[in-house]
Molecule: transfer RNA
Organism: candidate division Kazan bacterium
RNA sequence: GGUGAGGUGCCAGAGUGGCCGAAUGGGGCGGUUUGCUAAACCGUUGUGCGGAGUAAUCCGUACCGUGGGUUCGAAUCCCACCCUCACCG
Numbered sequence: 001g002g003u004g005a006g007g008u009g010c011c012a013g014a015g016u017g018g019c020c021g022a023a024u025g026g027g028g029c030g031g032u033u034u035g036c037u038a039a040a041c042c043g044u045u046g047u048g049c050g051g052a053g054u055a056a057u058c059c060g061u062a063c064c065g066u067g068g069g070u071u072c073g074a075a076u077c078c079c080a081c082c083c084u085c086a087c088c089g
Base pairs, nucleotide, nucleotide: 001088002087003086004085005084006083007082010026011025012024018072027045028044029043030042031041032040046063047062048061049060050059051058052057065081066080067079068078069077
């Protein structure tokens, strides 16, 4: 340099046009159980911006590597770029 695969929440990882900011597992937090732990079970758990509220919290909106495009509608299709892996030279 060429070709192919990939980049999704704290981590892994599914989702391949609408029901999806998003399954599942792990981790974290709270709880049940226990004399205490572990295990098991239950609940909960992304970020930014704006608004309401004394606060706890609630509501709206945007975000799936980055930037564009297609479409009524994009994590999903197309283009460019960045990064990772494999193969070829």